[in-house]
Formats: sequence, structure tokens, C1' cells
RNA sequence: GGGCAUGUAGCUCAAUUGGGGGAGCAUCUGUUUUGCACUCAGAAGGUCGCAGGUUCGAUUCCUGUCGUGUCCA
Repeated sequence: GGGCAUGUAGCUCAAUUGGGGGAGCAUCUGUUUUGCACUCAGAAGGUCGCAGGUUCGAUUCCUGUCGUGUCCA
């Protein structure tokens, strides 16, 4: 330098062949207990890596770019 894969909540990962963004763990509050833990209920937490384009509408399609992994040189 080139090819491929990948980037979504604090962490590990889903989902949507273009129309409302989720789970588990973690955090907080309540419940329970003499107290802690566990259980149960609830809440908060996301510019879906970044920028641009197409579209009535983009996390999804296209282009560029950045990070990571891998292969080739």
C1' cells in the first nucleotide's frame, strides 16, 4: 500500500431484506431482612464510530474517512 470482516447502552451481544432502538450483566430506587446478600417490581442510561449523499423517511442503501482484527505484498 491492497483485500476481507467488524464498530449498536458502562461490559458482552441481538434485532430490523428503509418507517416504534432491545436483552443479559452492571448502576440507582423501592420491596424483603435485625442487617447484608438473594428474590421481586420499577427507573435511568444510545447523535447505532464520524462526515457526506440518495430518499417523504437512513442504524439499515451508496461514497469517503477513522479505530480494531485478519490475509497478501
Predicted 3D model of a 73-nucleotide RNA (transfer RNA) from Armatimonas sp. The source organism's lineage runs through Bacteria, Bacillati, Armatimonadota, Armatimonadaceae and Armatimonas. Model confidence (mean pLDDT): 80 of 100. It matches the Rfam family "tRNA". By type it is a transfer RNA. Rfam links the family to the GO term triplet codon-amino acid adaptor activity. The sequence is in RNAcentral, with records from ENA.